A computed fold for a 73-nucleotide RNA from Daphnia pulex, annotated as transfer RNA. It matches the Rfam family "tRNA". It is annotated as a transfer RNA. Gene Ontology term of the family: triplet codon-amino acid adaptor activity. Rfam describes the family as follows. Transfer RNA (tRNA) molecules are approximately 80 nucleotides in length. The prediction has a mean pLDDT of 81.

RNA sequence: GCAGAUAUGGCUGAGUGUUUAAGGCGACUGAUUCGAAAUCAGUGGAGCAUAGGUUCGAAUCCUACUAUCUGCG
Numbered sequence: 001g002c003a004g005a006u007a008u009g010g011c012u013g014a015g016u017g018u019u020u021a022a023g024g025c026g027a028c029u030g031a032u033u034c035g036a037a038a039u040c041a042g043u044g045g046a047g048c049a050u051a052g053g054u055u056c057g058a059a060u061c062c063u064a065c066u067a068u069c070u071g072c073g
Stems, first nucleotide, its partner, number of pairs: 001072007010025003027043005050064004
């Protein structure tokens, strides 16, 4: 330099065009306990790496760009 893959909450991770962006872990609150742990119940936190575009409608399609990884040279 070229090609490909990936980027979603504190972490992980699903969602590939049309309802409020799943789940798990963690955090917080309550129950339980003398107090904790464990267990049970509940609560809050995201607009999808960034910027544009297409569309009635975009995390999802297109373009550019950034980062990481892999392969080739």